[in-house]
Context: one part of a larger RNA
RNA sequence: CCUCCUUUAAGGAACUAGGCAAAUUAGCCCCGUAACUUCGGGAGAAGGGGCCCCCGUUUCCGUCAGGUAUAUUCAUGCUGAAGCGGAUCUGGGGCGCAGUGAAAGGGCUCAAGUGACUGUUUAUCACAAACACAUGACUCUGCUAAGCCGAUGAGGCGAUGUAUAGGGUCUGACACCUGCCCGGUGCCGGAAGGUUAAGAGGAGAUGUUAGUCGCAAGGCGAAGCAUUGAAUUGAAGCCCCGGUAAACGGCGGCCGUAACUAUAACGGUCCUAAGGUAGCGAAAUUCCUUGUCGGGUAAGUUCCGACCUGCACGAAUGGUGUAACAAAUUGAGCGCUGUCUCAAAGGAGGGCUCG
Numbered sequence: 001c002c003u004c005c006u007u008u009a010a011g012g013a014a015c016u017a018g019g020c021a022a023a024u025u026a027g028c029c030c031c032g033u034a035a036c037u038u039c040g041g042g043a044g045a046a047g048g049g050g051c052c053c054c055c056g057u058u059u060c061c062g063u064c065a066g067g068u069a070u071a072u073u074c075a076u077g078c079u080g081a082a083g084c085g086g087a088u089c090u091g092g093g094g095c096g097c098a099g100u101g102a103a104a105g106g107g108c109u110c111a112a113g114u115g116a117c118u119g120u121u122u123a124u125c126a127c128a129a130a131c132a133c134a135u136g137a138c139u140c141u142g143c144u145a146a147g148c149c150g151a152u153g154a155g156g157c158g159a160u161g162u163a164u165a166g167g168g169u170c171u172g173a174c175a176c177c178u179g180c181c182c183g184g185u186g187c188c189g190g191a192a193g194g195u196u197a198a199g200a201g202g203a204g205a206u207g208u209u210a211g212u213c214g215c216a217a218g219g220c221g222a223a224g225c226a227u228u229g230a231a232u233u234g235a236a237g238c239c240c241c242g243g244u245a246a247a248c249g250g251c252g253g254c255c256g257u258a259a260c261u262a263u264a265a266c267g268g269u270c271c272u273a274a275g276g277u278a279g280c281g282a283a284a285u286u287c288c289u290u291g292u293c294g295g296g297u298a299a300g301u302u303c304c305g306a307c308c309u310g311c312a313c314g315a316a317u318g319g320u321g322u323a324a325c326a327a328a329u330u331g332a333g334c335g336c337u338g339u340c341u342c343a344a345a346g347g348a349g350g351g352c353u354c355g
């Protein structure tokens, strides 16, 4: 010097990003217990008191000799002295700083955000506000179900189930709610018209050449064969028509206007599929920003309550609340402390030096 541990005057968070760490609390019995609440809780809320040893005392309980009833035995019921045991009331005494004397053994409260809850998770940097969840909704599926596994197989799961069932997706207890837009994309339905493949079809074209013309070079050229090939016909899809947002998603701009000023219930205009409703709002979302006002502090970039100018909240990618719950997040207080002012002493082990 390091690690682990013990103690500490006065102060008591002044430490620090942050009470990190440590300390506090603690058992049993009694008293007592708020807001809020889904009436279950909250709650061991909080807060307060008692507890050791000795001697007496009150009442109750257990045990039990005995008594008594069931005609008797057995058995059972009732009653029940002393003693002993237990609980309890009350009085006196004793000792210590201290009586749950050691050990074991929640610190508490207030306010807010998030997630309802118990649960689950990144074996080896994340335990959470993430996942799951009961609940709600949409959608697919009529049974050889849909969906999935399997080589597009056999076969299997689904399920020895049958729409109060099974699959997929989103949401996430509960309460109050969940607005407008179907133009785009998707899905569902429709089938008149347009477009459209292979296939069908085979107008025509080309090659070949029996033959024929020519002195020749060469020309023409039927049938057949071969190559090619126009019209016509030809499904779904797409175009098209309609529906659908708890499908993917989206939910405006400019200008003017009231007899102080300011603001604009009101008006005009442009654009749009429709222009954000309720609720919430500097928020886990607010850049400007430590916004402004209020509260708390002597002093508060955090916190709480408001305001609304929402850079860039908003309704099952759910909105707003919410008792209970949380190894978690934020702020405040009581208590407590070597976290600190400011350091000291001690114990155990190691390091280091010498041998």
Base pairs, nucleotide, nucleotide: 001350002349003348004347005346006345007344008343010341011340014339019336027051028050029049030048031047036041038173052094053093054092055091056090059087060086061085062084063083066079067078068077069076070075095099107334108333109332110331111330112329114326115325119131120130136170137169138168139167140166141165147157148156149155174321175320176319177318179251180250181249184248185247186244187243188242189241190240193239194238195237199233200232204228205227206226207225208224211220212219213218252270253269254268255267256266279313280310291307292306293305294304295303

This is a predicted structure of a 355-nucleotide part of an RNA (large-subunit ribosomal RNA, domain IV) from a Pseudomonadota bacterium.
The coordinates come from a structure-prediction model, not an experiment, and the mean pLDDT is 81.
The full RNA is in RNAcentral, with records from ENA.